[in-house]
RNA sequence: UAUCGAUAAAGGCAAACCCUCCGAAAGGUGGGGGCGCAAAGUCAACGGGCCUAAAGCUAUAUGCUAAGGCGGCCGGACUGCCGAA
Numbered sequence: 001u002a003u004c005g006a007u008a009a010a011g012g013c014a015a016a017c018c019c020u021c022c023g024a025a026a027g028g029u030g031g032g033g034g035c036g037c038a039a040a041g042u043c044a045a046c047g048g049g050c051c052u053a054a055a056g057c058u059a060u061a062u063g064c065u066a067a068g069g070c071g072g073c074c075g076g077a078c079u080g081c082c083g084a085a
Base pairs, nucleotide, nucleotide: 004083005082012037013036017032018031019030021028022027035072041078042077043076046075047074048073049070050069051068056064057063058061
């Protein structure tokens, strides 16, 4: 340095659920909480996937559609703490 990841050390993040505010919704902010996580750090203007459908469209329907979302769905890129085997 690369790979790898302990019953190590120091720390970190925070699912469901409850409260709050924002939002049409999906979802998100803050507080509590703690299922889990070695990238559960960043990128949605890197690719795929998934969710929603306000506006718009027309076929009027349990319809289509992302310019709205999810990075804790997968891959990729960039960055990063520690060091047993």
This is a predicted structure of an 85-nucleotide RNA (c-di-GMP-I riboswitch aptamer) from a Bacillota bacterium. Of the family's consensus pairs, 95% are formed in the model. The sequence was found by an Rfam model in a public genome assembly.